This is a predicted structure of an 87-nucleotide RNA (c-di-GMP-I riboswitch aptamer) from Paenibacillus sp. 32O-W. Model confidence (mean pLDDT): 87 of 100.
RNA sequence: GUACGAUAAUCGCAAACCUCUUGAAAAAUUGGGACGCAAAACCUACGGGCCUAAGGAUCUGCUUUCUAUGGCGGCCGGGUUGCCGAA
Numbered sequence: 001g002u003a004c005g006a007u008a009a010u011c012g013c014a015a016a017c018c019u020c021u022u023g024a025a026a027a028a029u030u031g032g033g034a035c036g037c038a039a040a041a042c043c044u045a046c047g048g049g050c051c052u053a054a055g056g057a058u059c060u061g062c063u064u065u066c067u068a069u070g071g072c073g074g075c076c077g078g079g080u081u082g083c084c085g086a087a
Stems, first nucleotide, its partner, number of pairs: 004085002012037002017032002021028002035074001041080003046077003049072003055067003
């Protein structure tokens, strides 16, 4: 240095829920709060998967059906960067 990840040490992030704001919704966001995370830091203009359906199309009867240009990095793979040092 790389790989790796411990009943190590110093840190960090923040699920559900409540709340502020935005949004058609999914969801994001402010504050509280901790389920957990060794990358739960960043990237969707790298790929897959999942969620929503405003608009558009469709049905013509409707609370129909389809669709991402919307969203999820704490869904996975992958890329980039990073703390510490036992086996």